The part of an RNA shown here (small-subunit ribosomal RNA, central domain) has 351 nucleotides and comes from Stackebrandtia endophytica. Its Rfam family is "Bacterial small subunit ribosomal RNA". Its family is annotated with structural constituent of ribosome and ribosome in the Gene Ontology. Model confidence (mean pLDDT): 88 of 100. RNAcentral holds the full RNA, with entries from ENA and SILVA.

[in-house]
Context: one part of a larger RNA
RNA sequence: UUGGGCGUAAAGAGCUCGUAGGCGGCUUGUCACGUCUGUCGUGAAAGAUCCAGGCUUAACCUGGGUUCUGCGGUGGAUACGGGCAGGCUUGAGGCAAGUAGGGGAGAACGGAAUUCCACGUGUAGCGGUGAAAUGCGCAGAUAUGUGGAGGAACACCGGUGGCGAAGGCGGUUCUCUGGGCUUGUUCUGACGCUGAGGAGCGAAAGCGUGGGGAGCGAACAGGAUUAGAUACCCUGGUAGUCCACGCUGUAAACGGUGGGCGCUAGGUGUGGGGCGGCAUUUGUUCGUUCCGUGCCGUAGCUAACGCAUUAAGCGCCCCGCCUGGGGAGUACGGCCGCAAGGCUAAAACUC
Numbered sequence: 001u002u003g004g005g006c007g008u009a010a011a012g013a014g015c016u017c018g019u020a021g022g023c024g025g026c027u028u029g030u031c032a033c034g035u036c037u038g039u040c041g042u043g044a045a046a047g048a049u050c051c052a053g054g055c056u057u058a059a060c061c062u063g064g065g066u067u068c069u070g071c072g073g074u075g076g077a078u079a080c081g082g083g084c085a086g087g088c089u090u091g092a093g094g095c096a097a098g099u100a101g102g103g104g105a106g107a108a109c110g111g112a113a114u115u116c117c118a119c120g121u122g123u124a125g126c127g128g129u130g131a132a133a134u135g136c137g138c139a140g141a142u143a144u145g146u147g148g149a150g151g152a153a154c155a156c157c158g159g160u161g162g163c164g165a166a167g168g169c170g171g172u173u174c175u176c177u178g179g180g181c182u183u184g185u186u187c188u189g190a191c192g193c194u195g196a197g198g199a200g201c202g203a204a205a206g207c208g209u210g211g212g213g214a215g216c217g218a219a220c221a222g223g224a225u226u227a228g229a230u231a232c233c234c235u236g237g238u239a240g241u242c243c244a245c246g247c248u249g250u251a252a253a254c255g256g257u258g259g260g261c262g263c264u265a266g267g268u269g270u271g272g273g274g275c276g277g278c279a280u281u282u283g284u285u286c287g288u289u290c291c292g293u294g295c296c297g298u299a300g301c302u303a304a305c306g307c308a309u310u311a312a313g314c315g316c317c318c319c320g321c322c323u324g325g326g327g328a329g330u331a332c333g334g335c336c337g338c339a340a341g342g343c344u345a346a347a348a349c350u351c
Base pairs, nucleotide, nucleotide: 003323004322005321006320007305008304012319014201015200016199017198021194022193023192025088026087027086028085029084030083031082033081034080035077036076037075038074039073040072041071042070047067048066049065050064051063052062053061054060091191092188093187094186095184096183097182098181099180103177104176105175106174107173108172109171110154115149116148117147118146119145120144121143125136126135162169163168206247207246208245209244210243211242215241216240220236221235222234223233258318259317260316261315262314263313266296267295268294269293270292271291272290273289274288275287276286277285300307301306324351325350326349333344334343335342336341
């Protein structure tokens, strides 16, 4: 390379948008580019191969046929792919009417709790642990009451419940704003899918500048434990955690499962809509349908575990990735970054 693969063996990019490219619904006409076919030219010789012949045979040599899978010209075919022209509505999108939601951004407000401050009550302990000690406390602590300050997080509801592309999102209200689902079939008429490069988003930690700082708490200090204890436990505690703006760009960024479309038994929960029946005051219940989210399970698949209409089943299209372990996600180079570092990515050697 051909191939075979990517839930757990090596392997799905963290996610989305989108350029080139690849691929693309039903139907009519046309062209004849791909495709198929006839014919002509060319495709040197040698070689290869088949037949025949010449050296005593063979190797070797000679003659003839074939091959040379190709290229070009020309005549034809038109199913499929393609170009051009036209039509269609199922894919896709728009419109209208509804609808659920911790989707996003900004502002304002609220109560509980912790801590601190002031004052009152009150007195000898509190705290902490396996047990203790460090620590706090007669300069009045802990406890309790009232008032105040400040920061951070939002109990119950809360749910294999909801929303979001992923990261993620949870007190309440207001403003701005994205997406989804259902119904109507009213409009457009293939406008689609994927997506190398590229761009944007992207937890926590970390970095820069300026704020903020209640609790928690790397580092650090002390007390214990221990043979030691640079730990686990305890008392403190700085960065940080919070806000604004700007960087960083990683993760067990996980469903360890790329995206799209179609097809392939059911059963049972749950969230959001529609329709119909019983009943009709709400409501509840039954059936059905669309979208989401769980569990169980048939066929099938799988090395097994398991997956199973939310596929890891059956197919098609596009992208990414893998190819024995270590060396190594390292070195070197390049690009990016303030730095930390990130991305790309070997080899020697060794088993």